[in-house]
RNA sequence: GCCGUGGUGGCGGAACUGGUAUACGCGUACGAUUCAGAAUCGUAUCUCGCAAGAGUUGAGGGUCCGAGUCCCUCCCACGGCA
Numbered sequence: 001g002c003c004g005u006g007g008u009g010g011c012g013g014a015a016c017u018g019g020u021a022u023a024c025g026c027g028u029a030c031g032a033u034u035c036a037g038a039a040u041c042g043u044a045u046c047u048c049g050c051a052a053g054a055g056u057u058g059a060g061g062g063u064c065c066g067a068g069u070c071c072c073u074c075c076c077a078c079g080g081c082a
Base pairs, nucleotide, nucleotide: 001081002080003079004078005077006076007075010026011025012024019065027045028044029043030042031041032040046055047054048053058074059073060072061071062070
């Protein structure tokens, strides 16, 4: 240099054919239980905001009524070729 795969909450990881973004798990916080703790169970947990609401899928553009998903450029990681 060329080709391929990937980048989504604090972490792992879903989102099918473009149609509710963050299901599920971990972690964390609070509570129940216990003499106390562990384990277990319940509730909450992307960001900003008092709220109404707004924003958010590596960055920036494009297409579309509608984009995590399709297209373009770039960045990063991994693999292959030279």
Molecule: transfer RNA
Organism: Minisyncoccota bacterium